[in-house]
Molecule: Bacterial RNase P class A
Organism: Chitinibacter fontanus
RNA sequence: GAAGCGGGACAGACCAUCGCUGCUGCCAGUGUAAUGCUGGCGGGGGAGGAAAGUCCGGGCUCCAUAGAGCAGGAUGCUGGCUAACGGCCAGGCGGCGAGAGCCGACGGAAAGUGCAACAGAGAGCUGAACCGCCAGUUUGCCAAGUUGAACGAUCGAUUGAAGCGAUUGGGAUUGGUGAAAAGGUAAGGGUGAAAAGGUGUCCUCGUCAGGGGAGCCCCGCAAGGGGUCGGUAAGAGCGCACCGCGGCGCUGGUAACAGUCGCUGGCAGGGUAAACCCCAUUCGGAGCAAGACCAAGCAGUAGGCGUUGAGGUUGCUCGCUGAGUCUACGGGUAGGUUGCUUGAGCGCGUCAGUAAUGGCGCGCCUAGAGGAAUGAUGGUCACGGCUGGCAACAGCCGGACAGGACCCGGCUUAUCGGCCCGCUUCGCAC
Repeated sequence: GAAGCGGGACAGACCAUCGCUGCUGCCAGUGUAAUGCUGGCGGGGGAGGAAAGUCCGGGCUCCAUAGAGCAGGAUGCUGGCUAACGGCCAGGCGGCGAGAGCCGACGGAAAGUGCAACAGAGAGCUGAACCGCCAGUUUGCCAAGUUGAACGAUCGAUUGAAGCGAUUGGGAUUGGUGAAAAGGUAAGGGUGAAAAGGUGUCCUCGUCAGGGGAGCCCCGCAAGGGGUCGGUAAGAGCGCACCGCGGCGCUGGUAACAGUCGCUGGCAGGGUAAACCCCAUUCGGAGCAAGACCAAGCAGUAGGCGUUGAGGUUGCUCGCUGAGUCUACGGGUAGGUUGCUUGAGCGCGUCAGUAAUGGCGCGCCUAGAGGAAUGAUGGUCACGGCUGGCAACAGCCGGACAGGACCCGGCUUAUCGGCCCGCUUCGCAC
C1' cells in the first nucleotide's frame, strides 16, 4: 500500500426569523357540579439507534387458582450470567474459509406411521443382477476325427510348465462361433442427492507363472531403492491387515467431550423428525382502552311534602297554570383526576471474573402528550460527490432509515456517510 475479518462510537455544528406542544411564575378576562378555557409578559424542556416489526422474556395491574391428569404451545450439546428469556458469555462437536473468522432447533430413524420428482434394472422389502464378467448345461452352423477324438505315459525343444512335435496306451468325441433358459458375481460399467462403512487399485502384453506402465505407501538431502496380502473358476454374508464405527475400560476435563491408550464386535441394514410422532424441560388468562378515584344528566330504591294545590310564572301579593317535587342512598354513563415516568436508570472511576456480568464510590435527572407536539425558511462553517482549473479555488448537487404513546431486557428487519480500535493474508522498502 491492497484485499478482507471482528468490535466500538457518531447520525452534522452555530446564528437569525416564523411557528407547534407540555411545565412553571405573574397579570387580565371568562366559565363549570368539578377539572378548566382565552389572551399577554418572563423562565425552562421537547424522539431513536433502531422510537419500527410486536417475535420472545420480565416488571406493573386485574381476573382465575387445593392437588393431579388430558389437550395445546415453546424449547432441545455443556457450564455460567441474568428479574427472566427462545437472550448473552465461555467451551465442546459438526460444517465453511488459505487465514483473521463465520454458520449450526446440535435429543430420538433398532416404537410406529408417512414421504422421496426426474433418471435408473432396482429407492426401502426380500439383501437387489440392466450391461459386463465367471463355471457348467442344452442347441444351430462350421471344422477336425475309426487313415484313431477326449483322457493318459515317455522323449524333445523352452527359463519352467501347458500347448506343440515324435512314439505309445486308449476307443468316440473334440474345437470355434451364435442362441436360449437357469445359476454365480455388487472388486468393472451405467442412473441418481442417496445403491448396504472404506483401502489392499487401474491400464496393457502374455496360454499361465509372470513382464511393462500409471497411481498409492515407506526409506532417502538427492540420485534412487523397496512394497502394493491370502483364498477362489470368478467370488463370497470367506480369512488377514490397516483406517473408520459400535461396546466396555483407563486417563484428562465441573461437564459437553476428547485420546498416536487398552480390550472387544466383522459391523445385519440408507435418508428425512423447522413430516406426524416419541422422550425430556417448561408455560394460568388478559392487557395502561390494564386498573384506581371523583362524578353531571337519565333511570332506580327509601323517606318527607303535595288536587284541603307541590312546583313554575318577577323579590312579594293577586291572577294564571295544574302533578309532581325535595332529601338521602348505592351502582355508574358523559366528563375529569390518577396510573405516568427515579428506573433491573445513565456517566465516570475502581475491584472480582477469560468473558457475559456483578460489588463499591462519586456525580447526574434526561419527553410525558391523548387523535396525539418536537417543524419550516434563510445564512455561515464542516463533510461527501461531480464539473472546470497547473494550483489556490469556484460552481452545482447530496445527507439516509425512520419517528415515542405504561416501562424495561433482548431478537429481527431498515439505514447517507465518514471516524476509531484490534486482527488476517498478500505485495513493496529498510